[in-house]
RNA sequence: GGGCCCUUGGUCUAGCGGUAUGACGUCGCCCUUACAAGGCGGAGGUCCCAGGUUCGAAUCCUGGAGGGCCCA
Numbered sequence: 001g002g003g004c005c006c007u008u009g010g011u012c013u014a015g016c017g018g019u020a021u022g023a024c025g026u027c028g029c030c031c032u033u034a035c036a037a038g039g040c041g042g043a044g045g046u047c048c049c050a051g052g053u054u055c056g057a058a059u060c061c062u063g064g065a066g067g068g069c070c071c072a
Stems, first nucleotide, its partner, number of pairs: 001071007010024003018055001026042005048064005
C1' cells in the first nucleotide's frame, strides 16, 4: 500500500427497511432466623462518528474512526 470481516445498555448477544430481542450483571419487593438459590417487578442503549437515499435507516450507499485476519 491492497483485500475481507467486525463495532448494538456495564458485559455477551438477536436483528437484514416499519421505531431494538434475550441472557448475565444491577436496583426494589417476596421467600429465609440469615445468606445463597428461586419468584415478581423496575431502571439502563441518540445501535462507533458524519453525510446521503427513502414516507420511514441499527439495517442500504459514501467518507471517516477503532479492532481483527490475509496479501504485498
Transfer RNA from a Nanobdellati archaeon, 72 nucleotides, folded computationally.
Lineage of the source: Archaea > Nanobdellati.
The prediction has a mean pLDDT of 84.
RNAcentral holds the sequence, with entries from ENA.
Rfam family: tRNA. Its family is annotated with triplet codon-amino acid adaptor activity in the Gene Ontology. Rfam classes the family as a transfer RNA.